[in-house]
RNA sequence: AUCUGUAACGGGCAAACCCAUCGAAAGAUGGGGACGCAAAAUUUCCGGUCUAAGGGGCCUACGCCCUAGGAUAGCGGGAUUGCUGGA
Numbered sequence: 001a002u003c004u005g006u007a008a009c010g011g012g013c014a015a016a017c018c019c020a021u022c023g024a025a026a027g028a029u030g031g032g033g034a035c036g037c038a039a040a041a042u043u044u045c046c047g048g049u050c051u052a053a054g055g056g057g058c059c060u061a062c063g064c065c066c067u068a069g070g071a072u073a074g075c076g077g078g079a080u081u082g083c084u085g086g087a
Base pairs, nucleotide, nucleotide: 002087003086004085005084012037013036017032018031019030020029021028022027035074041080042079043078045077046076047075048072049071050070054067055066056065057064058063
């Protein structure tokens, strides 16, 4: 440096749920808490999925449909970076 992955050592992160806050929502942040994760570290470049404030259309329901400048990295792929066992 490359490939590969966990019998280990040292460890790391933290799902659901609860509380508080922010947000129109999806969801996020902090604390608690562990379902799991060999990149569950960072990053929306590509695809998927979620939401629809705003905008547009329908048509007079106080509704329905479409739409991402929003969200998801713990949905995949890509890019970047890292610890460690073996070869």
The RNA shown here (c-di-GMP-I riboswitch aptamer) has 87 nucleotides and comes from a Pseudomonadota bacterium. The coordinates come from a structure-prediction model, not an experiment, and the mean pLDDT is 85. Of the family's consensus pairs, 95% are formed in the model. The sequence was found by an Rfam model in a public genome assembly. Rfam family: c-di-GMP-I riboswitch aptamer. Rfam links the family to the GO term cyclic-di-GMP binding.